[in-house]
The part of an RNA shown here (large-subunit ribosomal RNA, domain VI) has 268 nucleotides and comes from a metagenome.
The full RNA is in RNAcentral, with records from SILVA.
Context: one part of a larger RNA
RNA sequence: CGCAGGAUAUUUGAGGAGAUCUUUCCCUAGUACGAGGGGACCGGGAUGGACGAACCGAUGGUGUUUCAGUUGUUCCGCCAGGGGCAUUGCUGAGUAGCUAAGUUCGGAAGGGAUAACCGCUGAAAGCAUCUAAGCGGGAAGCCCACUCCAAGAUUAAAUAUCCCAUGACAUAGGUCAUCUGAAGGCUCGUUGGAGACUACAACGUUGAUAGGUCGGAUGUGGAAGUGCGGUAACGCGCGGAGCUGACCGAUACUAAUAAGCCGUGCGG
Numbered sequence: 001c002g003c004a005g006g007a008u009a010u011u012u013g014a015g016g017a018g019a020u021c022u023u024u025c026c027c028u029a030g031u032a033c034g035a036g037g038g039g040a041c042c043g044g045g046a047u048g049g050a051c052g053a054a055c056c057g058a059u060g061g062u063g064u065u066u067c068a069g070u071u072g073u074u075c076c077g078c079c080a081g082g083g084g085c086a087u088u089g090c091u092g093a094g095u096a097g098c099u100a101a102g103u104u105c106g107g108a109a110g111g112g113a114u115a116a117c118c119g120c121u122g123a124a125a126g127c128a129u130c131u132a133a134g135c136g137g138g139a140a141g142c143c144c145a146c147u148c149c150a151a152g153a154u155u156a157a158a159u160a161u162c163c164c165a166u167g168a169c170a171u172a173g174g175u176c177a178u179c180u181g182a183a184g185g186c187u188c189g190u191u192g193g194a195g196a197c198u199a200c201a202a203c204g205u206u207g208a209u210a211g212g213u214c215g216g217a218u219g220u221g222g223a224a225g226u227g228c229g230g231u232a233a234c235g236c237g238c239g240g241a242g243c244u245g246a247c248c249g250a251u252a253c254u255a256a257u258a259a260g261c262c263g264u265g266c267g268g
Base pairs, nucleotide, nucleotide: 001152005163006162007161008160009159010158011157015149016148017147018146021049022048024046025045026044027043033038051106052105053104054103055102059100060099061098062097066093067092068091069090070089071086072085073084074083075082076081110144111143112142117137118136119135120134164267165178166177167176168175169174179265184262185261186260187259188204189203190202191201192200209255210254211253212251213250214249215248216247219243220242225238226237227236228235229234
C1' cells in the first nucleotide's frame, strides 16, 4: 500500500515446513523344516543406539552482582576493624538464570491409491492365459493421519462484537456551511516471561509494572563487640550468629504524572 467504511477479538486451511531411523534379547519354540549340524516365517513383549523437542524437581557445570578463608602492598592517625590493587589476587562453597553429561517425551497405530509381484473370473484363440472388459491382494515408498507456520490464498476467506452529523443545493454519486474527532490505535513512561534494533508481552494511580522497604526462602558457616580461659597463638559463651544478587510474597514510600497525535461522520 492492497483486501471498496473504520476497528477489536476468535477461527477456517489453499499452500508450505518438520518428523519418518534402527539394534539386541525374550516368548511363541529348540516348534515348523532338516539325516544331522542347524534353525525360522507370522505374532507378542522387553531393552538399547543415534537423532530431535521440552525442562531444571533430582545429579552435576557455570554463577567476575552472595558468603567465608587467606598472601603481598597501600590507605582510613595507631590497635582493632575495614576499603583499594594484585587474572574475580588466590582458595573453598554457592541462589536465580543459562545449561548437559541430567530428566521426561517423540518417530505409534490406522485409512486410501499403488510399484515390482501374487491372484480370481475370462475371451480374442471351443484349449490355455492375472487382462483384452471386470474384480482382489500387495512396500520403510505416494496421499492422508502426527507437529508447526499459514488469507499478499490479489481467488486477499469466515464468525462475533464495537463505532460514526445535521442543514442547504444538486442528482454520474457530489458541493457547501456549521458542527463533530467516535470505536480503536500510537507517541510517552515503569518494565520482562520478550529482545541486536524493531517487534512481542505486562502495567500506567480505578495501579503491584520496576525500584525501595518489610517478611520469607536460599547460600555462606559462627559477624562486630564484649565477657571468660590461656604467657601467647588461639579457644569458648552471648549465638545456627552476622551478612545474603537475580528467588517467593506483602506494602503505594519513589517512579509510571500531565499531555499530545492519528483515526472521522453509515461507506463505488

Its mean pLDDT, the model's own confidence on a scale to 100, is 89.